[in-house]
RNA sequence: UGCCCUGUAGCACAAUGGUAGUGCAGCGGUCUUUGGAGCCGUUGGUCUAGGUUCAAAUCCUGGCAGGGCAA
Repeated sequence: UGCCCUGUAGCACAAUGGUAGUGCAGCGGUCUUUGGAGCCGUUGGUCUAGGUUCAAAUCCUGGCAGGGCAA
């Protein structure tokens, strides 16, 4: 310098252009001699700026961050 991949909740990952979800963690409750186990409930998120579209996590462009390949 060129090319490719990735970016979603505290962590690990899903989501056919049409209500963003699961597990663990956190919080509250229940159970219990105790609870760190079990059960019930609940909080919290699409890297950023634009574009296309009735509608964008998803498609397009620029940027940022991380990783890989070539030189």

Predicted 3D model of a 71-nucleotide RNA (transfer RNA) from Novosphingobium sp.